[in-house]
């Protein structure tokens, strides 16, 4: 330090995440060892059980025990009772002292002088301790204990008698001190040890010292959806009270405090040294330690005392809890442990007073869950360790293109080390006081711990995991699963080849720990002070005026607030920093420095800023003189038009629209002429022109009136700028009252339109619009661009002023100034664009914004008559929302352009027959694929078996087919036989070949048996794939280097102005070239030459007489090789050029005529059923063989084709003229039989030789409009070929029979010339065949095209766009069902607060009264 994530890409804005460091954690998996810390953060819930504040007999009367010693008693002693005295004996309840307000806990309240600094106290107190000075005299009266006597379960209590003190009360003293102006009053103690000096107390004062009380500057959470708050409230005055000020309290006066600088409320909260983070500024926190302060079951309340309104005290209320003999009682763990509860969650019911440090005592000592220690917790931090050298590439795992890779020097083995752990032995310090003594000197203590440590020994022996591996972020593979399990922090994986789930292997980061959650900073400059914006990404208020505020010209002086300088004092310690040290190191933990960025006070400086004085004139203003204007208001005034009403003429419509209807009119409209009324509104001039603050303002004259602008000098002398609240002014529209209402015209009526039409559209039409008075307060109130002031290049065009020049003239030029608009420089800007009218560079103010949506809405509160307006959230959601430019796509946007695309024809489908393939039905199977166009006479150039892949059924298994190894055998093949429908099984029979070698034998090939590897699979994925192919389209595009431009995608070349079939070619141009396409080259075909003639040809000769021979090779063919065509050449158009319209000549004229050829790419287009191939599947079956049956099944419904419906025909009969292209399991003449399919016999021909009727056309008759001499479907009956077989299922032939059809509905299709229609021919698969399909072939042979408005589909430029899977897009809303969230709901209920009245416990004060004392009480 930055990364992901909005798009096709981009650039910007803008939110979300993520990478760090932190932690009193907590979970999960894991777990060698030390040391140092640290561990109830939720229920300030509730507690069992122990302990946590005692101690003094040297303040006191006693009690008790024990020693001694004496004396009695019992006893012979011994001893045992019992009394009594002794003494530095020893415990102990009570009196009294001191102390229990310290030490420990916790953070409930608290937003305040609680806390932090800094400051006051002449407004205060302070046991104990330090000094100083004065006493310490002499009496008195009670009480507890004990004792006796009762009550009660208990806790505890009554009564009586007696007793002591440092308890307690008087009396004296008065240095001091208190009061008091003074003079006077007044005011105290207490004794105990010690042989003794003495030593401990005790009163009073005073200083100190320590410790605390109080007041005051200034600091520090949110929230205005809390703006008005207070009567003891603010102040005085006097009392009371307090150690002590003060409304603390009380009477009495006065009306005053506070407040946008946020006061009152409300909500959270202990403060703070610091902790963590950060570059810092800042953010967030207040655990442990350390200073405050608060609290002690919840609330109240005093006592007592030097200190409490008292954690382990007291009353009282009050909830819980336990005890009870039901009368009463008793408790308070937020002290140390520990236990229940809540909870993700937080330790032993240890030692020990040896250290430190506290209470108490003379003092020894005692007390001390304070504290020092150990225990439990990987809950933090730091430190070791798990071994180190040599040692091939072992097994096993994995993966694998099967060679191999890789785990991995790892292992195993060999040598070595010995850290911690283990065993053994040895073993500290932390001790310094303190006592005793005159001194020397003696004496005595260790929780920790038999612990650290140290020697000694054995032995690699006891010690390695988590977590990730798609990007962000270091790591990669493989197998399971199939949008299922799952994962996920964003983004997003997973729908049969998941580096994203699981699971392994093997990497990769950390490491006795590793992840995960959580929470805080950071990154985030994403609230921006440092450090950010507001045209169009959130955001300029509608406009003004103008208070508060903020900010302000120029010169002097004053003083010195801010401001800087230097001093002082503080800013505890500990924390952080630096520099040493001490533990083996390091965490840790001492020691010194430096800082603590502040707060005070004191003495300086005065440049700036502010005050205050004085003074200018450059900003503002004032005056004069001029000028333009729809600028307001207000009273007249006016014509044109519409409307309606009279009258007149006049006669049937008129209106109205796409097209019509309602409407209006014979009761006379609509047109025209005249008259008359009444309202609104103000054509022409009109102008990116004027004026106003903005909304806005337009016939015309009058009156009142603001305001701007020019030119002059002359006057005030910063008087200014902005402007939160405030307060006017604000377009439609709406609201109230009163009027007006011609034309318009929401609502409503009616007609059309529409699947419907609350709409657009047409006939009506009411509120409103117009005025007066008012209210409302809002708009895309837009330049989407606050308001002022100064700077910065221009260039043009207008409205208003001026000065100069020049002129007849203000005509016109030059300059100034002020408005208003266009282009642009620099310069900004994300880009669009701004650009002296800035969105440039600066200065001053005021608004406004922090992701989208929820929502400008809830809810509160102002306003308002209402509508509503202002002021304004949240929960919950998603990961974007957006802004501005690119590239494509689209548009019932817009320009050009083309194409049998219309459009003009010709001829079809769409109607019936039947043929053929598709869906659907069916069925054991009716195999399986193609499904707009671009699937449907398709794959299939041809299913009766076969094919076949389907069904039924009947076999085979190493296989119906290849390969290699090993083994077993010598035959095999071929023949027979039975069973079968065959396949097949089952028997019999047979007894290789080749090389060596005499021969046995060997090998070696062939077959064979059995195993193993494996064969097979039309099984599945065309959405794993290759190759192929289909369209778009044979449309004219698609692209790339360089260079340029642009922050980028991109963009230019390719756009442009002609042109062409064509990104074809010409100009021009920040481009210049280049490539795949285009065009041409290539085949056929049209012309001509040449060569070469057999099987072709036959003009001239000959021969022979339809044909043909010889000779020939002119011609006609045939097959090679050249020419030919290029706008070459004229004319005419444009610019000169491409070109382009005529024309010569030419077989052919402008790519002549076809064909082959298909750029970048799209459809995840077809195909794993042509082959080929990855994965997966199946392996006595999803392989293989065989028979039979389907693939032909038929209520329908489509496509495509064939006959046809007839006279341009049809039947008969005669006659004429082709090409292509095939032919030996073949074409097959001629001849004979058959009516005829055919079939017999049978010449020729592997072909220019041999073999084939061409047929429409033509000629002649014949039908004559009729379902016929049209049409042929179906059926019967009898034949014929193929073929192992013709039923399911072939083709043909004759006789008979003779269906629909009488030119087709909506739609729809092809074709621009040898084209279309329209005849026939040959062929490929083929045993035949269903072909009326496919490919080709050759005769006959047309008709139209103004033209491009429209349908389709296409190119090329523009424009829009919220699309990008790209319009078959992309989205809004209601409605159904589910979840979440927030709300309403009869009612019920709890918490806080105010206020007001009710009952009131303990306690205090003050009043009375009783009773008692020597007093207090």
């Nucleotide at each position: 330090a930055g990364a992901g994530u909005u798009u096709g890409a981009u650039u910007c804005u803008g939110g979300c995440u993520c990478a760090g460091a932190a932690c009193g954690a907590a979970c999960g998996c894991u777990g060698g060892c030390g040391g140092c810390g640290u561990g109830g953060a939720u229920a300030a819930g509730a507690c069992a059980u122990g302990c946590a504040a005692g101690u003094c007999g040297a303040a006191c009367g006693g009690a008790u025990a024990a020693a001694u010693u004496u004396a009695a008693u019992a006893g012979u002693a011994a001893u045992a009772u019992u009394a009594a005295a002794u003494a530095a004996u020893a415990u102990c309840a009570g009196u009294g002292g001191c102390g229990a307000a310290c030490g420990g806990g916790u953070g409930c309240g608290u937003a305040a002088c609680a806390c932090g600094u800094g400051g006051a106290u002449u407004a205060c107190a302070u046991u104990c301790c330090g000094g100083a000075a004065a006493g310490u005299g002499a009496g008195g009266a009670a009480u507890a204990g004990c004792c006796c006597a009762g009550g009660g379960a208990a806790a505890c209590u009554u009564g009586g008698a007696u007793u002591a003190a440092u308890a307690c009360c008087g009396c004296a003293u008065a240095a001091g001190g208190u009061u008091g102006a003074a003079a006077a009053a007044c005011u105290a103690a207490a004794g105990g040890c010690g042989c003794a000096a003495g030593c401990c107390g005790c009163u009073u004062u005073c200083c100190g010292a320590u410790u605390g009380g109080u007041c005051c500057g200034c600091g520090g959470c949110c929230u205005a959806u809390c703006a008005g708050c207070u009567a003891g409230u603010u102040g005085g005055u006097g009392a009371g009270g307090u150690a002590a000020u003060u409304g603390c309290u009380c009477a009495c006066c006065a009306a005053g405090g506070c407040g946008a600088c946020g006061a009152c409320g409300g909500g959270u909260a202990g403060c703070u040294g610091g902790u963590c983070u950060u570059a810092g500024a800042g953010g967030a926190c207040g655990a442990c330690c350390a200073g405050c302060c608060a609290c002690a079951c919840u609330g109240g309340a005093a006592c007592u005392g030097a200190g409490a309104c008292a954690c382990g005290g007291u009353c009282c209320a009050g909830a819980c809890a336990c005890c009870u003999a039901c009368g009463g009682g008793u408790g308070g763990c937020a002290g140390c442990a520990g236990u229940c509860g809540a909870g993700a969650a937080u330790c032993u019911u240890u030692c020990a007073c040896a250290a430190u440090g506290g209470g108490g005592g003379a003092a020894a000592c005692c007390c001390u869950g304070a504290u020092g220690g150990a225990g439990c917790g990987a809950c933090g931090c730091c430190g070791c360790g798990u071994g180190g050298a040599g040692g091939a590439u072992a097994a096993g795992g994995u993966c694998u293109u099967c060679g191999g890779a890789u785990u991995g020097u790892a292992a195993a083995c060999u040598c070595c080390u010995g850290u911690c752990a283990u065993g053994c032995g040895a073993g500290a310090a932390c001790a310094a006081a303190g006592c005793c003594u005159c001194a020397c000197g003696g004496c005595c203590u260790g929780a920790u711990a038999g612990u650290a440590u140290c020697g000694c020994u054995a032995g690699a022996g006891g010690a390695a995991g988590a977590g990730a591996c798609g990007g962000c972020u270091a790591a990669c593979u493989c197998u399971g699963u199939g949008c299922c399990a799952g994962c996920a922090g964003c983004c997003g994986c997973g729908g049969u080849a998941a580096u994203a789930c699981a699971g392994a292997g093997g990497u990769c980061u950390c490491a006795a720990g590793c992840g995960u959650u959580g929470u805080u900073c950071g990154g985030a400059a994403u609230u921006a002070c440092u450090g950010g914006g507001c045209g169009u990404a959130a955001a300029g208020g509608g406009u003004g005026c103008g208070u508060a505020g903020g900010c302000u010209g120029c010169g002097u002086g004053u003083a010195a607030a801010g401001u800087c300088a230097g001093a002082u004092g503080u800013g505890a310690a500990a924390u952080a920093c630096g520099a040493a040290a001490g533990c083996u190191u390091a965490a840790c933990u001492u020691u010194c420095g430096a800082a603590a960025u502040g707060c005070a006070u004191c003495c300086g400086a005065u440049a700036c800023u502010a005050c205050c004085a004085c003074g200018c004139u450059a900003g503002a203003g004032a005056u004069c003189u001029g000028u333009g204007g729809g600028g307001g208001a207000g009273u007249u005034u006016g014509g044109a038009a519409u409307u309606u009403u009279c009258g007149g003429u006049g006669u049937a419509g008129c209106a109205g629209u796409g097209a019509a209807a309602u409407g209006c009119g014979u009761a006379g409209a609509u047109a025209u002429c005249g008259a008359a009324a009444a309202g609104a509104a103000c054509a022409c001039u009109u102008a990116u022109g004027g004026c106003g603050a903005a909304a806005g303002c337009a016939a015309a004259a009058c009156u009142c009136u603001a305001g701007a602008c020019a030119a002059a000098a002359u006057c005030u002398g910063a008087c200014g700028c902005u402007g939160a609240g405030g307060c006017a002014c604000g377009a439609a529209g709406g609201c109230u009252a009163g009027g007006g209402u011609a034309g318009c015209a929401a609502a409503c009526g009616g007609g059309a339109u529409u699947a419907g039409a609350u709409a657009c559209c047409c006939c009506g039409g009411u509120a409103g619009u117009c005025c007066u008075a008012g209210c409302u307060g809002u708009a895309a109130a837009c330049u989407g661009u606050g308001c002022g002031c100064g700077c910065u290049u221009g260039g043009u065009g207008u409205g208003g002023g001026a000065a100069g020049g020049u002129u007849a003239g203000g005509c016109c030029c030059u300059u100034c100034c002020u408005g208003u608009g266009c282009c642009g420089u620099a310069g900004u800007u994300a880009a669009c664009a701004c650009g002296u009218u800035a969105a440039g560079c600066g200065c001053g103010c005021c608004g406004c914004c922090u992701g989208g949506g929820a929502a400008g809405u809830a809810c509160g509160g102002u306003c308002g008559c209402a509508a509503g307006a202002c002021u304004a959230a949240a929960a919950c959601u998603c990961a974007a929302a957006g802004a501005a430019a690119u590239u494509g796509a689209c548009g019932g946007g817009g320009a050009c352009c083309c194409g049998c695309a219309c459009a003009a024809g010709c001829g079809g489908u769409g109607g019936a027959g039947u043929a053929u393939g598709u869906g659907g039905c069916u069925u054991a199977a009716u195999u399986c694929g193609a499904u707009g166009c671009a699937a449907c006479g398709c794959g299939a150039a041809g299913a009766a078996c076969c094919u076949u892949a389907c069904c039924u059924g009947g076999g085979c298994u190493g296989g119906a087919c290849a390969u290699g190894c090993a083994c077993u055998g010598u035959g095999u093949c071929c023949u027979u036989a039975a069973c079968g429908a065959a396949a097949g099984u089952u028997a019999a029979a047979u007894a290789g070949u080749g090389u060596a070698g005499c021969a046995a034998u060997a090998c070696a090939c062939g077959c064979u048996u059995u195993g193993c590897a494996c064969a097979g699979g039309u099984g599945c994925u065309g959405c794993a794939u290759g190759g192929c192919u289909g369209u778009c389209g044979u449309c004219a595009g698609c692209u790339c280097g360089u260079g340029u431009c642009g922050u980028g995608g991109g963009a230019u070349g390719u756009u442009g102005g002609g042109u062409u079939a064509a990104g074809u070619c010409c100009c021009g141009c920040a481009a210049c070239g280049a490539g795949c396409g285009c065009a041409a080259c290539c085949c056929c075909u049209g012309u001509a030459a040449u060569u070469u003639g057999u099987u072709g040809c036959c003009a001239a000769c000959g021969g022979g007489a339809u044909u043909c021979c010889g000779a020939g090779c002119a011609c006609u063919c045939a097959a090679a090789u050249u020419a030919u065509a290029c706008u070459g050449c004229c004319c005419a158009g444009a610019u000169u050029a491409a070109c382009u319209g005529g024309g010569a000549g030419g077989a052919a004229g402008g790519u002549g005529g076809g064909g082959a050829u298909g750029a970048c790419g799209u459809c995840a287009a077809g195909u794993c059923c042509g082959u080929a191939u990855g994965g997966c599947c199946c392996u006595u079956a999803c392989g293989c063989c065989c028979a039979g049956g389907g693939c032909u099944g038929c209520a329908c419904a489509c496509g495509u084709a064939c006959u046809a419906c007839a006279a341009u025909g049809c039947c008969u009969a005669a006659u004429a003229c082709a090409c292509u292209a095939a032919g030996a399991c073949c074409c097959a003449a001629a001849c004979c039989u058959g009516c005829a399919a055919a079939g017999g016999c049978a010449a020729g021909g592997a072909a220019a030789u041999c073999a084939a009727a061409a047929a429409a056309a033509u000629u002649a008759g014949g039908c004559u409009c009729g379902g016929u001499u049209c049409g042929g479907a179906u059926u019967g009956c009898a034949g014929g070929c193929u073929g192992c077989a013709a039923u399911u299922c072939g083709c043909c032939u004759g006789c008979a029979u003779g269906a629909a059809g009488u030119u087709g509905g909506a739609a729809u299709c092809g074709c621009u010339a040898g084209u279309a229609a329209u005849g026939g021919c040959a062929u490929a698969u083929c045993a035949g065949a269903u072909a009326c399909g496919g490919u080709g072939c050759c005769g006959u042979g047309a008709a139209u095209a103004c033209g491009u408005u429209c349908c389709c589909g296409g190119g090329u430029c523009u424009u829009g766009u919220a699309c990008a899977c790209a319009c078959c897009g992309c989205c809004c809303g209601u409605c159904a069902c589910a979840u979440c969230a927030u709300g309403g709901a009869a009612g019920c209920u709890g918490g806080c607060a105010u206020u007001g009245c009710c009952c009131a416990a303990a306690g205090a004060a003050c009043u009375u009264g009783u009773a008692a004392u020597a007093a207090c009480c």
Small-subunit ribosomal RNA from a metagenome, 1417 nucleotides, folded computationally. It matches the Rfam family "Bacterial small subunit ribosomal RNA". Model confidence (mean pLDDT): 83 of 100. RNAcentral holds the sequence, with entries from SILVA.